This is a predicted structure of a 93-nucleotide RNA (c-di-GMP-I riboswitch aptamer) from Paenibacillus sp. PvR098.
Its Rfam family is "c-di-GMP-I riboswitch aptamer". Its family is annotated with cyclic-di-GMP binding in the Gene Ontology.

Order: sequence, then C1' cells, then structure tokens
RNA sequence: AAUGAUAAGUGGCAAAGCCAUUGAAAAAUGGUGACGCAAAGCUAUAGGGGCUAAUUUGGGCUAUUCGCUUCAAAACGCCAGCCAGCUGCCGAA
Repeated sequence: AAUGAUAAGUGGCAAAGCCAUUGAAAAAUGGUGACGCAAAGCUAUAGGGGCUAAUUUGGGCUAUUCGCUUCAAAACGCCAGCCAGCUGCCGAA
C1' cells in the first nucleotide's frame, strides 16, 4: 500500500399497545412507546408470496318490486419488519 470484513465506536430505524386523523377494508400518516433490526435504507402491474374486496360478476335466501350482518371469484387497492432485487456508514484483528 492492497485485500478483508468481524470486534469496537459514532450514530440510525422503531414492533405490539394506546391516542388522533384518512380509508369500505386491508392499511397508512402524526404523537406516544420500544419488541427487535447490520441494511428494519429504497423498490409493490412489468420477481415471488401474502392481506382486503368498496366495486363488478355469478350463486344462495326472500320475493310483485324492493332487498340480505349470506357464499365464491376478481386489484393498476394494501403489505418490503415474508422471501427477493438495488444501493449503502465505520473499520482493529
């Protein structure tokens, strides 16, 4: 000097719960609060997987019409702190 990427250090993020707001919901935002996280940074139609179903379609029930705390399917709606992709701080041994 190069490689190396742990320890250590500087710090960072912020689960559940509670409060408020938005939303049909999943969930999100802010506050509080820390379960944890070396990527708990970014990326969601153009990888996988999961959640919800306002709405649409088809059943079921009822029935003159109307209707239903009903069943199923469907996301360019939602989740990255599920896997994944991309990027990245410090640096003994």
The sequence is in RNAcentral, with records from Rfam.